[in-house]
């Protein structure tokens, strides 16, 4: 120095919930707040899950079904990057 690993130290992020805002919704942003997290940093690569607007079908109306091009990286996986250092 690199890899694996994660005892210590310095720090970091921020679930639920509340307020507000964007969105059809799922969900996202901002502020407060901490359940937790050694990648709970980035990325939608491959899965998985969520929603179902435009659309299609059932039809005349209600309603229902299908359906991501939408969403989730704090669901798993792949890729990229990264602080400190005991054994």
């Nucleotide at each position: 120095g690199u890899g694996u690993u994660g005892a210590a130290a310095a720090g970091g992020c921020a679930a639920a919930c509340u307020a507000u805002u964007c969105g059809a919704a799922a969900g996202g942003g901002u502020a407060g707040g901490a359940c937790g997290c050694a990648a709970a940093g980035c990325u939608a690569u491959g899965g998985a899950u969520c929603u179902a607007a435009u659309g299609u079908u059932u039809a005349a109306a209600g309603a229902a079904a299908c359906g991501a091009u939408g969403a989730u990286c704090g669901c798993c996986u792949g890729g990229c990057u990264a602080c400190c250092a005991a054994a």
The prediction has a mean pLDDT of 85.
This is a predicted structure of an 87-nucleotide RNA (c-di-GMP-I riboswitch aptamer) from Ornithinibacillus californiensis.
The organism belongs to Ornithinibacillus, within Bacteria.
It matches the Rfam family "c-di-GMP-I riboswitch aptamer". Rfam links the family to the GO term cyclic-di-GMP binding.